[in-house]
Context: one part of a larger RNA
RNA sequence: CGUUGAGAUCUGCGCGGCCCUGUCACUAGUACGAGAGGACCGUGAUGGACAGACCUCCGGUGUGCCGGCUGUCCCGCCAGGGGCACCGCCGGGUAGCCGCGUCUGGCAAGGAUAAGCGCUGAAAGCAUCUAAGCGCGAAGCCAGCCGCAAGAUAAGAUCUCGCUUGAGGGCCGUCGGAGACGACGACGUUGAUAGGCGGCAGGUGCAAGCCCGGUGACGGGUUUAGCCGAGCCGUACUAAUAGCCCGAAAG
Numbered sequence: 001c002g003u004u005g006a007g008a009u010c011u012g013c014g015c016g017g018c019c020c021u022g023u024c025a026c027u028a029g030u031a032c033g034a035g036a037g038g039a040c041c042g043u044g045a046u047g048g049a050c051a052g053a054c055c056u057c058c059g060g061u062g063u064g065c066c067g068g069c070u071g072u073c074c075c076g077c078c079a080g081g082g083g084c085a086c087c088g089c090c091g092g093g094u095a096g097c098c099g100c101g102u103c104u105g106g107c108a109a110g111g112a113u114a115a116g117c118g119c120u121g122a123a124a125g126c127a128u129c130u131a132a133g134c135g136c137g138a139a140g141c142c143a144g145c146c147g148c149a150a151g152a153u154a155a156g157a158u159c160u161c162g163c164u165u166g167a168g169g170g171c172c173g174u175c176g177g178a179g180a181c182g183a184c185g186a187c188g189u190u191g192a193u194a195g196g197c198g199g200c201a202g203g204u205g206c207a208a209g210c211c212c213g214g215u216g217a218c219g220g221g222u223u224u225a226g227c228c229g230a231g232c233c234g235u236a237c238u239a240a241u242a243g244c245c246c247g248a249a250a251g
Base pairs, nucleotide, nucleotide: 001151005161006160007159008158009157010156014148015147016146017145020048021047022046023045024044025043026042032037050105051104052103053102054101058099059098060097061096065092066091067090068089069088070085071084072083073082074081075080110142111141116136117135118134119133163251168246169245170244171243172188173187174186175185176184193239194238195237196235197234198233199232200231202228203227204226209222210221211220212219213218
């Protein structure tokens, strides 16, 4: 920009993805075989690699969480803290993101076939799977399963709404499991969208101050304390105010 103005929901032309395989058991020590050995067919179990999704578990990361420790500068000093030193070093660690973790997938049934195996059958009184005709037959092909998909310009369908007394959309703001920017999704007071606050989960691991014991380093009590990012639930305290723009009539 087009598709008859809009909002929803679809169809699927077409395109892409997947397509793998081991071992063990049963059938059955059966068929077969003198024996040794040892099946087809059919069924079940459990793995590998690969792929997709996810974070309950396990394990990473977690530079805005908590604790321990060293040096130095600073907060006048003590105590308690802050800055810097690779996040100063070390021990842990929520959400999210991840794999080493978890779950799921490849199947089957169908169609047309390849090699091959056949039926009927002449040319050629026989024979012959082929010349006419018919059947079976692959991890392969088409479908089946998953994803995209109407710029499929032959531009599809259904439902609902609107035609200026205007459907709907955008701007703007608060944001996000969405994201380079656009876009996409949620919300904008008839409100839980974000922040704050409250509770809970969860993480650290027992705060400061004071008291007690010890000459002291330190220990004990108050105290499973104090602090706490992204999580869950709630709560209008703060900010989403007000408003503006675009927008379809010989369909």